[in-house]
RNA sequence: UUCUUAUCCAGAAAGGCAGAGGGAAAUGGCCCUGUGAAGCCUUGACAACCUGUCCGCCCCAGGCGAGAUAAGGUGCCAACUCCAGCCCCGGUCAAUGACUUGGGACAGAUAAGUC
Repeated sequence: UUCUUAUCCAGAAAGGCAGAGGGAAAUGGCCCUGUGAAGCCUUGACAACCUGUCCGCCCCAGGCGAGAUAAGGUGCCAACUCCAGCCCCGGUCAAUGACUUGGGACAGAUAAGUC
């Protein structure tokens, strides 16, 4: 870096260094932040995608599980992936507009595999 598949309304923070930004992306909104942002380090947690182990089941050289565990590999620890943006079906309002339920797409993140 290409592609494929799965998941994305759950969950989980302390300390040190640092010193002004951050929430992926045009734009809009709304937030977080000197009561200390990003980043780095340490420790701890969360989770259960892959491996391992255990358990159960089956058509038993093997496979399956909506089960357990948390040792190893990742991930992750404000807000639904913070919300919208594009398309579709509707709804409300004294209505060229504003607001809004639901679904889908695009994009993204993570895992496993793959070029």
This is a predicted structure of a 115-nucleotide RNA (SAM riboswitch aptamer (S box leader)) from an uncultured bacterium. It matches the Rfam family "SAM riboswitch aptamer (S box leader)". Its family is annotated with regulation of gene expression in the Gene Ontology. The prediction has a mean pLDDT of 81.